Molecule: transfer RNA
Organism: Streptomyces olindensis
RNA sequence: GCCGCCUUAGCUCAGUUGGCAGAGCAGUUGCCUUGUAAGCUCCAGGUCGUCGGUUCGAUUCCGACAGGCGGCU
Numbered sequence: 001g002c003c004g005c006c007u008u009a010g011c012u013c014a015g016u017u018g019g020c021a022g023a024g025c026a027g028u029u030g031c032c033u034u035g036u037a038a039g040c041u042c043c044a045g046g047u048c049g050u051c052g053g054u055u056c057g058a059u060u061c062c063g064a065c066a067g068g069c070g071g072c073u
Stems, first nucleotide, its partner, number of pairs: 001072007010025004019056001027043001030040002049065005
C1' cells in the first nucleotide's frame, strides 16, 4: 500500500428481506433472613463508532472517515 471482517446498555453478545432496540451478567427497589450470601421480584441504564447519502421512515441499504482484528504484498 491492497483486501476482508468487526464497532449495539457498565461487560459479553443477539437482532431484523427498512417500520416501537433486546438477552445474560453487573447495578438498583422490594420480599425473604437475627444479619450477610444465595433465591424471588421490580426498576433503571442506549444520540446502535462519527459524518453524509437514499427513503415517508435507517441499528439495518450506500459512501467517506475513525478505531480494532486478520490476510496479502